RNA sequence: UAUUUUUAAGGGCUAACCCGCCGAAAGGCGGGGGCGCAAAACCGACGGGCCUAAAGCAAAUCAGCUAUGGCGGCCGGGUUGCUGAA
Numbered sequence: 001u002a003u004u005u006u007u008a009a010g011g012g013c014u015a016a017c018c019c020g021c022c023g024a025a026a027g028g029c030g031g032g033g034g035c036g037c038a039a040a041a042c043c044g045a046c047g048g049g050c051c052u053a054a055a056g057c058a059a060a061u062c063a064g065c066u067a068u069g070g071c072g073g074c075c076g077g078g079u080u081g082c083u084g085a086a
Base pairs, nucleotide, nucleotide: 005086006085007084012037013036017032018031019030020029021028022027035073041079042078043077046076047075048074049071050070051069056065057064
């Protein structure tokens, strides 16, 4: 110096749920909240997976298909990155 494991301090993020707003929905944003997180930071135009189905197509009593809409706190990948000790 690098990696791995354990652990401290300071700080950071914020699941479910509740309220408001946006949205067809999934979901997002803000506030409260706190399950958790060392990348729970960024990339959804890197790949896979998952959710939704407004418009469109199909159908004709409703049901089906499809992302151009979403999820980075589903997985892999890429980029960046704070910290004392053992």
Model confidence (mean pLDDT): 81 of 100. c-di-GMP-I riboswitch aptamer from Pelotomaculum schinkii, 86 nucleotides, folded computationally. Rfam family: c-di-GMP-I riboswitch aptamer. The family is grouped with related families in Rfam's "c-di-GMP_I riboswitch clan". NCBI's taxonomy places the organism under Bacteria, Clostridia, Eubacteriales, Desulfotomaculaceae, Pelotomaculum. The RNAcentral record of the sequence draws on Rfam.